[in-house]
Context: one part of a larger RNA
RNA sequence: CUCAGGUGAAGGAACUCGGCAAGUUAGCACCGUAAUUUCGAGAGAAGGUGCGCCAUAAAGGUUAAUUUACUAGCUAAAUGAAGCUAUUUAUGGUCUAAGAUAAUAGGUGGCUGCGACUGUUUAAUAAAAACACAGCACUCUGCAAACUCGUAAGAGGAAGUAUAGGGUGUGACGCCUGCCCGGUGCCGGAAGGUUAAUUGAUUUUGUUAGCUUCUUUUUAUUAAGAAACAAAGCUCAUGAUAGAAGCCCCGGUAAACGGCGGCCGUAACUAUAACGGUCCUAAGGUAGCGAAAUUCCUUGUCGGGUAAGUUCCGACCUGCACGAAUGGCGUAACGAUGGCCAUACUGUCUCCACCUGAGACUCA
Numbered sequence: 001c002u003c004a005g006g007u008g009a010a011g012g013a014a015c016u017c018g019g020c021a022a023g024u025u026a027g028c029a030c031c032g033u034a035a036u037u038u039c040g041a042g043a044g045a046a047g048g049u050g051c052g053c054c055a056u057a058a059a060g061g062u063u064a065a066u067u068u069a070c071u072a073g074c075u076a077a078a079u080g081a082a083g084c085u086a087u088u089u090a091u092g093g094u095c096u097a098a099g100a101u102a103a104u105a106g107g108u109g110g111c112u113g114c115g116a117c118u119g120u121u122u123a124a125u126a127a128a129a130a131c132a133c134a135g136c137a138c139u140c141u142g143c144a145a146a147c148u149c150g151u152a153a154g155a156g157g158a159a160g161u162a163u164a165g166g167g168u169g170u171g172a173c174g175c176c177u178g179c180c181c182g183g184u185g186c187c188g189g190a191a192g193g194u195u196a197a198u199u200g201a202u203u204u205u206g207u208u209a210g211c212u213u214c215u216u217u218u219u220a221u222u223a224a225g226a227a228a229c230a231a232a233g234c235u236c237a238u239g240a241u242a243g244a245a246g247c248c249c250c251g252g253u254a255a256a257c258g259g260c261g262g263c264c265g266u267a268a269c270u271a272u273a274a275c276g277g278u279c280c281u282a283a284g285g286u287a288g289c290g291a292a293a294u295u296c297c298u299u300g301u302c303g304g305g306u307a308a309g310u311u312c313c314g315a316c317c318u319g320c321a322c323g324a325a326u327g328g329c330g331u332a333a334c335g336a337u338g339g340c341c342a343u344a345c346u347g348u349c350u351c352c353a354c355c356u357g358a359g360a361c362u363c364a
Base pairs, nucleotide, nucleotide: 001359002358003357004356005355006354007353008352010350011349014348019345027051028050029049030048031047036041038172052094053093054092055091056090057089058088059087060085061084062083065079066078067077068076069075070073095099107343108342109341110340111339112338113337114335115334119131120130135170136169137168138167139166140165141164147156148155149154173330174329175328176327178260179259180258183257184256185253186252187251188250189249192248193247194246198242203237206234207233210229212227213226214225215224216223261279262278263277264276265275288322289319300316301315302314303313304312
């Protein structure tokens, strides 16, 4: 010096990101106990007093026995000696530095954020404000249910039946949950438009029996050849008509996905704008909250706490960029939860010292 324990003058958080670590407190009985509150709680709130042993006395307990009652019993009630005595109290005494003597064994209080709570989680860096939760809401499902698994048979759902089951969101409780259906989605509608497979009207291509014309030829439209036209059939195409859902279309629906404006002017100081004008929109953010787990500028401004406070608490509102079940705002209780303050306490520190043990190190 390192590690593990221990003690410490005076001060007492000046340490530090931060009281991290250590310390304080600690048991039982009695007294006493605030704000707030969902009346359960908060609460072991806080804050106090007592505590060993010996003697004596009292109280309480136990009951031999007695008495009374009747339903006459292994009954019930009352009184209650001696002895013993867990328990309680009083008085007196007694010893120690110290009587809950060791071990065991809450520090406490105030303000505030978040999450209601108990619970769950990243086995091995995260325990939380994340997940879950009871409650709330929407939606699907009439039973051979919806939904899920499986190619299928079949199975779960469920040996259940809408007070049931599935999905989604929110997340106790209290007060509430505004406006927008233009977009996307979902639900409903069926008049019109569009539209598939299929249907195959019409027209058309190629092919050639045939007919006509021409040339050559024959007794002879006899025979041969060429060209134009061309039926039926086959064939290459064309695609009229008919034709469902869907889409277009018409409505509804936001605790469906989501969204919730700008500019200019105006009051008898100034400032501000209840008010007016104008543009745009589906509608222009309501209640409540607000420098917030959200505020960039920002250590905003004011107040409180400190001698001094980028944090904290209370306000203000200029909300870069809160806002109502992607829930808003409150809220008692709860929390190995985040921030701040006070008190007690201390080697965290001023400022280090010593002791006990284990190492390292030096020498042998």
Molecule: large-subunit ribosomal RNA, domain IV
Organism: metagenome